[in-house]
RNA sequence: UCUUCGGGGCAGGGUGAGAUUCCCUACCGGCGGUAGAGCCCGCGAACCUGUCUGGCGACAGACAGGCCGAUCCGGUGAGAUUCCGGGGCCGACAGUACAGUCUGGAUGAGAGAAGA
Numbered sequence: 001u002c003u004u005c006g007g008g009g010c011a012g013g014g015u016g017a018g019a020u021u022c023c024c025u026a027c028c029g030g031c032g033g034u035a036g037a038g039c040c041c042g043c044g045a046a047c048c049u050g051u052c053u054g055g056c057g058a059c060a061g062a063c064a065g066g067c068c069g070a071u072c073c074g075g076u077g078a079g080a081u082u083c084c085g086g087g088g089c090c091g092a093c094a095g096u097a098c099a100g101u102c103u104g105g106a107u108g109a110g111a112g113a114a115g116a
Base pairs, nucleotide, nucleotide: 001116002115003114004113005112012024013023014022026101027100028091029090030043031042032041033040038089039088047066048065049064050063051062052061053060054059071087072086073085074084075083093104094103095102
């Protein structure tokens, strides 16, 4: 420098005109670090603000800054909030009957991984 890869999940039931959005129950867990991690440290994405560029405009892109959820107890061990057992908790924006799980931006971006 180039190429490829790079996010999972509402099954069953209740109410209702209408809900995978509410209620009961269920299910899911990006990347790097470290004793193997959704909830320890760091990062990415999303979101917000500003500047610049393009556009008549709606808006789009680039850069900078901001924001950025959640874990305890017991056991083993030299070492684990990471393993084992148990209990608990968390989850961007827009749309829609209120969404971690549907649809959409996204056939996008990306922490990074592998290869040449």
A computed fold for a 116-nucleotide RNA from a sheep gut metagenome, annotated as FMN riboswitch aptamer (RFN element). The model forms 100% of the base pairs in the Rfam consensus. It matches the Rfam family "FMN riboswitch aptamer (RFN element)". Gene Ontology term of the family: FMN binding. Rfam's curators write: The RFN element is a highly conserved domain that is found frequently in the 5'-untranslated regions of prokaryotic mRNAs that encode for flavin mononucleotide (FMN) biosynthesis and transport proteins. Model confidence (mean pLDDT): 84 of 100. The sequence is in RNAcentral, with records from MGnify.